A computed fold for a 96-nucleotide RNA from uncultured Lacrimispora sp., annotated as THF (Tetrahydrofolate) riboswitch aptamer. Model confidence (mean pLDDT): 78 of 100. The RNAcentral record of the sequence draws on MGnify. Lineage of the source: Bacteria > Bacillati > Clostridia > Lachnospiraceae > Lacrimispora.
RNA sequence: GCAGAGUAGACUUGUGUGCGUUAAGUGCCGGCUGAACAGGGAGUUGUCAGUUGGACGAAAAGAUUUUCUUGCGGUACACGAGUCGCAUCCCGCUGC
Numbered sequence: 001g002c003a004g005a006g007u008a009g010a011c012u013u014g015u016g017u018g019c020g021u022u023a024a025g026u027g028c029c030g031g032c033u034g035a036a037c038a039g040g041g042a043g044u045u046g047u048c049a050g051u052u053g054g055a056c057g058a059a060a061a062g063a064u065u066u067u068c069u070u071g072c073g074g075u076a077c078a079c080g081a082g083u084c085g086c087a088u089c090c091c092g093c094u095g096c
Stems, first nucleotide, its partner, number of pairs: 001096004009084010019073003028054008039091004060070004
């Protein structure tokens, strides 16, 4: 000098257990606060979380009816599988 490895995490999907279906949640737009971002350091206008405001907005059906079953929701969490994978900068690591 050239090439490469590696994380957090994100997304998709399967299973299980819940929540909602008396509409919360999810998704969209903004305010505030915080967190994380390869082995080390730095780190955003990117990512995520909490909180708050705004706009929009839904799928119920059946039964043996204190409930249960089957559905539905861009629903929550856990686990499995797959895909992608540090914005970027410096150093380090592996091969040549």